Molecule: SAM riboswitch aptamer (S box leader)
Organism: Acidobacteriota bacterium
RNA sequence: GAGUCAUGCCGAACGGUCGAGAGCCAGGCUCGAUGAAACCGUGCCAACCUUCCUCCGCGGGGGGAAAAGGUGGCAACGCCAUUCACCGGGAGGUGAAGCCAUGACGG
Numbered sequence: 001g002a003g004u005c006a007u008g009c010c011g012a013a014c015g016g017u018c019g020a021g022a023g024c025c026a027g028g029c030u031c032g033a034u035g036a037a038a039c040c041g042u043g044c045c046a047a048c049c050u051u052c053c054u055c056c057g058c059g060g061g062g063g064g065a066a067a068a069g070g071u072g073g074c075a076a077c078g079c080c081a082u083u084c085a086c087c088g089g090g091a092g093g094u095g096a097a098g099c100c101a102u103g104a105c106g107g
Base pairs, nucleotide, nucleotide: 003105004104005103006102007101008100013042014041015040016039017038021031022030023029027080028079043074044073045072048070049069050066051065052064053063054062055061056060078099082097083096084095085094086093087092
């Protein structure tokens, strides 16, 4: 790297350097000189890995607590969209697939 599984509801920003882009995507929409992205510092959020408690029909699963460590995150549902199915008079809604991201596993 391929692949497998899980999650993508909620939540959480300030300062410094720099200076025009950013939100995966030829669209839409939004954010941005009242400072984008990136980097640095500090802080915060969450709870995947981790630890503990508890319950059950115990190779497994449900609920709860913690936060030192390894990751991750801190505009908008993964901003919206595509395809399929179903529902709807319609606007649209729900589910699945695909794609993307993150984690754990993984030669």